Transfer RNA from bacterium ADurb.Bin236, 73 nucleotides, folded computationally.
Its Rfam family is "tRNA". Rfam describes the family as follows. Transfer RNA (tRNA) molecules are approximately 80 nucleotides in length. The family's RNA type in Rfam is transfer RNA.

RNA sequence: GCCGGCGUGGCUCAGGGGUAGAGCAGCUGAUUUGUAAUCAGCAGGUCGUCAGUUCGAAUCUGACCGCCGGCUC
Numbered sequence: 001g002c003c004g005g006c007g008u009g010g011c012u013c014a015g016g017g018g019u020a021g022a023g024c025a026g027c028u029g030a031u032u033u034g035u036a037a038u039c040a041g042c043a044g045g046u047c048g049u050c051a052g053u054u055c056g057a058a059u060c061u062g063a064c065c066g067c068c069g070g071c072u073c
Base pairs, nucleotide, nucleotide: 001071002070003069004068005067006066007065010024011023012022013021018055026042027041028040029039030038048064049063050062051061052060
């Protein structure tokens, strides 16, 4: 340099045009002598960035950034 994959709450991931979700972690409460476990509830993400398409974009397209892998010198 070229090709491919990935980028979404603190972490691991779903969602592939029409209200952003789950598990774990966190907080509060219940239960317990207490802790853990269990149960109920709460909070937390303008979906890597900038543009384009569209009535509407996390989702489609382009460029760039970051990570991983392959190829070449």